[in-house]
RNA sequence: GGUUGAAAAUCGCAAACCAUUCGAAAGAAUGUGGACGCAAAGCUAUAGGGCCUAAAAUAAGCUGAAUGCUUAUAAAGGCAGCCAGUUGCCGAU
Repeated sequence: GGUUGAAAAUCGCAAACCAUUCGAAAGAAUGUGGACGCAAAGCUAUAGGGCCUAAAAUAAGCUGAAUGCUUAUAAAGGCAGCCAGUUGCCGAU
């Protein structure tokens, strides 16, 4: 340096849920909480694919009318615990 995660060791992270806060939502932050899991569950989100949301905007409809209501479209909003990129610990070989 390449491949690999059988058996080990020392650590680490923390899903759902609960509480508080932020947000239109998706979702995020915090916690002497919690423990489904993870060998990268470290980092990277316009500038690789994919997925989620739809406030504003645009279009159509409803309405006497509208700045109201409904539907559709659509990220500049999100997800790295979907794939991916990148760096790296320990063991085996």
Annotation: c-di-GMP-I riboswitch aptamer, 93 nucleotides, folded computationally. It was read from a public genome assembly, where an Rfam model found it. Its mean pLDDT, the model's own confidence on a scale to 100, is 81.